This is a predicted complex of two RNAs, RNase P RNA and transfer RNA, with 442 nucleotides together. Its mean pLDDT, the model's own confidence on a scale to 100, is 76.
[in-house]
RNA sequence: GAGUCGGUUGGAUGGUUGCUAUGGGCUUGUUUAUUCAACCCCAUAGAGGAAAGUCCGGGCACCGCAGAACAAGAUGCUCCCUAGCAGGGUGAGGCCCACAUUAGUGGGUUAUGGAAAGUGCAACAGAAAAAAUACCGCCUUCGGGUAAGGGUGAAAAAGUGGUGUAAGAGACCACAAUCCCAUGAAGAGAUUUAUGGUAUCUGUAAACCCCAUUUGGUGCAAGAUCGAAUAGGCUCUGAGAUGUUGUUCGCAUUGAUUAAAGAGCGGGUAGAUUGCUUGAAAUUUUUGGCAACAUGAAUUCUAGAUGAAUGACCAUCAUUAAAAUGACUUAAGUUAUUUUGAUACAAAACUCGGCUUAUAGACCGACUCAA
RNA sequence: GCGAGAUAGCUCAGGCGGUCAGAGCGUCGGAUUCAUAACCCGGAGGUCGAGAGUUCGAGUCUCUCUCUCGC
Numbered sequence: 001g002a003g004u005c006g007g008u009u010g011g012a013u014g015g016u017u018g019c020u021a022u023g024g025g026c027u028u029g030u031u032u033a034u035u036c037a038a039c040c041c042c043a044u045a046g047a048g049g050a051a052a053g054u055c056c057g058g059g060c061a062c063c064g065c066a067g068a069a070c071a072a073g074a075u076g077c078u079c080c081c082u083a084g085c086a087g088g089g090u091g092a093g094g095c096c097c098a099c100a101u102u103a104g105u106g107g108g109u110u111a112u113g114g115a116a117a118g119u120g121c122a123a124c125a126g127a128a129a130a131a132a133u134a135c136c137g138c139c140u141u142c143g144g145g146u147a148a149g150g151g152u153g154a155a156a157a158a159g160u161g162g163u164g165u166a167a168g169a170g171a172c173c174a175c176a177a178u179c180c181c182a183u184g185a186a187g188a189g190a191u192u193u194a195u196g197g198u199a200u201c202u203g204u205a206a207a208c209c210c211c212a213u214u215u216g217g218u219g220c221a222a223g224a225u226c227g228a229a230u231a232g233g234c235u236c237u238g239a240g241a242u243g244u245u246g247u248u249c250g251c252a253u254u255g256a257u258u259a260a261a262g263a264g265c266g267g268g269u270a271g272a273u274u275g276c277u278u279g280a281a282a283u284u285u286u287u288g289g290c291a292a293c294a295u296g297a298a299u300u301c302u303a304g305a306u307g308a309a310u311g312a313c314c315a316u317c318a319u320u321a322a323a324a325u326g327a328c329u330u331a332a333g334u335u336a337u338u339u340u341g342a343u344a345c346a347a348a349a350c351u352c353g354g355c356u357u358a359u360a361g362a363c364c365g366a367c368u369c370a371a
Numbered sequence: 372g373c374g375a376g377a378u379a380g381c382u383c384a385g386g387c388g389g390u391c392a393g394a395g396c397g398u399c400g401g402a403u404u405c406a407u408a409a410c411c412c413g414g415a416g417g418u419c420g421a422g423a424g425u426u427c428g429a430g431u432c433u434c435u436c437u438c439u440c441g442c
Stems, first nucleotide, its partner, number of pairs: 001369009011317007019046007027038003048345001052356002055354005060219004072215005077091001079089003092112001093110007113210002118208002120204003135150002137146003159175005177200002180197007223274004233265005246258001248256002281300005287294002318343011372442006380396004389427001398414004420436005
């Protein structure tokens, strides 16, 4: 100097003109009511670190629910944090890298229960893929025995030395290694370590499965309040009394029935209001803790739209790139002025905590490469 | 707020992971025909949407993105 990865931050000020919300004011209309509405004016406020993806988990709401079991799904080393999680912190084991060099140190990463409950699968190659009538080989009494040596593969049934044998073999012995069990020690625990005993068993559970823990369903289009128009439904009057009087039945009457018309009721659609933004909140700080985090104090109120507001333009400055000109300098280069360009990813939609992904420029850290 | 899908130019298969990447149409070449079509023979064409992980091994299993469709 370049690149990669991780973290922090996420341009500033002013003007003109719009948009949304809240508050105030004038005028007009309206109302029991400065009650409501319209127009205009003024003031205040107005996106994020991810508002995104919708991958987890809560709040809230409605529905369901005697209890238990099964089924189905999710999770899976330890301890801790948390309202909770597949999240976070810390440690343990495994793997990788570097330095040291064989004792370890530092860093990174890890979905990490069980393969000694059972089942499945392991292509090609190879004699053989968890079992056997073993290809070459070795031995032979020619029936057979053997798994030392060879080669294949990702993986081939415990390494070295000895005993043993026809030849061989954990068949047996010693040492070393690994798994499991018991006891002791260290630790809160995962685990580590010492001694003794038993065994020598391939891999795969992000294959079925087993074990442990855990999960009711649907989502603000939840739900609550008000509630049209049109069509249809129900009730009353019409149709009680007297005179006149619409339809139909009638024994033609002092009976029954029903229409036009009018009034009322109910529904939960369209639509409106609410849910709606004060919350596991933010900022500063105290104490405890390795940390995640918890706790106390002070201060602050910080969008609420719905065919969906938060925009557009201009000026100055800031950062940065290129070009031109001037100055300094042997040169590389440094610096000043001017002009032009660039300033990312991305837009709340009930809300909160995480995770994941995207991100110009600047700053910080680690690593790699080059000089 | 949810649910599906992505494999050849197009439409689709691919069971419980393995020499398994395939079918039809299309395309190219040949044969046939006086010529064309159809029929017949043969061939080419794929990082299985992208990137990681598990595994000896991934189109297939798991995770994260991208795009498309639907409620």